Overview:
This is a predicted structure of a 90-nucleotide RNA (c-di-GMP-I riboswitch aptamer) from a Desulfobacterales bacterium. Of the family's consensus pairs, 85% are formed in the model. Its Rfam family is "c-di-GMP-I riboswitch aptamer". About the family: GEMM was predicted in a large-scale screen for bacterial structured RNA regulatory elements. It was read from a public genome assembly, where an Rfam model found it.
RNA sequence: GUCUGAAAAAGGCAAACCGUUCGCAAGGACGGGACGCAAAGCCUCCGGCCUUUCAUUUCCGAUGAAAUAUAAGGUAGCGGGGCUACCGGA
Numbered sequence: 001g002u003c004u005g006a007a008a009a010a011g012g013c014a015a016a017c018c019g020u021u022c023g024c025a026a027g028g029a030c031g032g033g034a035c036g037c038a039a040a041g042c043c044u045c046c047g048g049c050c051u052u053u054c055a056u057u058u059c060c061g062a063u064g065a066a067a068u069a070u071a072a073g074g075u076a077g078c079g080g081g082g083c084u085a086c087c088g089g090a
Base pairs, nucleotide, nucleotide: 002090003089004088005087012037013036017032018031019030020029021028022027035077041083042082043081045080046079047078048075049074050073051072052071055068056067057066058065059064
């Protein structure tokens, strides 16, 4: 350096749920909590999935309602890809 995670050591992260808080929402942050994780460390480049303040279209006398994604977000614990990394084995 590459491949790999059977046994082991030192440790690490933290799903659901609960509290506070931010957000229209999906969801995020912090604390508690552990379902799991060998990159569950970091990055939306590609695909998927999710959301709809705004936008567009349609309906409505009106308040408003519905639909759509080319728009804007979210998910890195959906997969691929990129970058970095502890321990053991080959």